[in-house]
RNA sequence: CCAGGUAGCUCAGUUGGUAGAGCAGCGGACUGAAAAUCCGCGUGUCGGGUGUUCAAUUCACCCCCUGGC
Numbered sequence: 001c002c003a004g005g006u007a008g009c010u011c012a013g014u015u016g017g018u019a020g021a022g023c024a025g026c027g028g029a030c031u032g033a034a035a036a037u038c039c040g041c042g043u044g045u046c047g048g049g050u051g052u053u054c055a056a057u058u059c060a061c062c063c064c065c066u067g068g069c
Base pairs, nucleotide, nucleotide: 001068002067003066004065005064008023009022010021011020017054025041026040027039028038029037047063048062049061050060051059
């Protein structure tokens, strides 16, 4: 200097309007019992702080962390 930090994991999510998917997990159905399959279930300080705004994951600034040069 560049990219990134959002659910347990991998990641989406911009003309700013208050958040989702897959996997995992839990409950149920099915089975003699499992696996598979099907149905249901998300109370996440959106890394921290300040600011702008009616309103910030989103914009500005500072800081912390990770990767790269």